About this RNA: This is a predicted structure of an 81-nucleotide RNA (c-di-GMP-I-GGC riboswitch aptamer) from Ureibacillus acetophenoni.
RNA sequence: UUUGAAAAAGGCAAACCUAUCGAAAGGUUGGGACGCAAAGUCACAGAUCUAAGGGACACUAUGAUGGCUGGGCUACCAAAU
Numbered sequence: 001u002u003u004g005a006a007a008a009a010g011g012c013a014a015a016c017c018u019a020u021c022g023a024a025a026g027g028u029u030g031g032g033a034c035g036c037a038a039a040g041u042c043a044c045a046g047a048u049c050u051a052a053g054g055g056a057c058a059c060u061a062u063g064a065u066g067g068c069u070g071g072g073c074u075a076c077c078a079a080a081u
Base pairs, nucleotide, nucleotide: 001080002079003078004077011036012035016031017030019028020027021026034067040073041072042071044070045069046068047065048064049063053060054059
C1' cells in the first nucleotide's frame, strides 16, 4: 500500500419500546439486536425525506438522512507486496 473477516481481541447498533427536543423529516437518551470490515468521522457532490418559513397555486431547504451512492480523513487483526 492492497486485499480479506477464516481466526483472535473487540466495536457499532436496524426495527420496536421509554423519556425528551423538533412543525415535520428526524435527533438525543435508556432498553433492544436486523445487521455491519470501517455501521469510525466529515453533508463536498448526487440521491432521498420533511415543508416550519416563503409562495395565489404548483412548488421550494436555509432542515434532515453517513445504516442511500460516490468521495475525503483516520483505524484493530491476518495475508500478500
NCBI's taxonomy places the organism under Bacteria, Bacillati, Bacilli, Caryophanaceae, Ureibacillus.
The sequence was found by an Rfam model in a public genome assembly.